[in-house]
RNA sequence: GCCCUUGUAGCUCAGUCGGUAGAGCGCAGCCAUGGUAAGGCUGAGGUCGGCGGUUCAAACCCGCCCGGGGGCU
Numbered sequence: 001g002c003c004c005u006u007g008u009a010g011c012u013c014a015g016u017c018g019g020u021a022g023a024g025c026g027c028a029g030c031c032a033u034g035g036u037a038a039g040g041c042u043g044a045g046g047u048c049g050g051c052g053g054u055u056c057a058a059a060c061c062c063g064c065c066c067g068g069g070g071g072c073u
Base pairs, nucleotide, nucleotide: 001072002071003070004069005068006067007066010025011024012023013022019056027043028042029041030040031039049065050064051063052062053061
C1' cells in the first nucleotide's frame, strides 16, 4: 500500500428484506425479611464511531475518514 472483518446502553452482544432501538449483566427505587443474602416488580441509561450521499424514511444501502482484529505483497 491492497483486501476482509468489526464499531449499537457502564460491560458483553442481538437487531431478518430500510419503517417508532432491544436483551443479559451492572445501576437506582420498591416489594419481601426481625435483619442480610438470594428472589420478585418497576425504572433510568444510547446524536447506533465521524462526515457526506441515496430515499418519503437509514443502525441497516453507497462514498470518504477514524479506531479494533485478521490476511496478502
The RNA shown here (transfer RNA) has 73 nucleotides and comes from a Sphaerochaetaceae bacterium. Rfam family: tRNA. About the family: Transfer RNA (tRNA) molecules are approximately 80 nucleotides in length. The family's RNA type in Rfam is transfer RNA. Model confidence (mean pLDDT): 81 of 100. NCBI's taxonomy places the organism under Bacteria, Pseudomonadati, Spirochaetota, Spirochaetales, Sphaerochaetaceae.